RNA sequence: GCCUCCUUAGCUCAGGGGUAGAGCGCAUCACUUGUAAUGAUGAGGUCGCUAGUUCGAAUCUGGUAGGAGGCA
Repeated sequence: GCCUCCUUAGCUCAGGGGUAGAGCGCAUCACUUGUAAUGAUGAGGUCGCUAGUUCGAAUCUGGUAGGAGGCA
């Protein structure tokens, strides 16, 4: 220098055009003498950024940033 892949909740990851989810973690409540465990409820993300396509974009396209790998 060129090519490929990844970027979504605090963490690990789903979701591949029609209002964004799970597990763990966190908060509250129940249970307990207390803690843990268990159960119930809840909070938390304008989906790396920027432009384009579309009635509509986390999802498709271009650019860009960061990370991983490959070739030279």
Transfer RNA from Cadophora sp. MPI-SDFR-AT-0126, 72 nucleotides, folded computationally. Its Rfam family is "tRNA". It is annotated as a transfer RNA. Taxonomically the source falls in Cadophora (Eukaryota, Ascomycota, saccharomyceta, Ploettnerulaceae).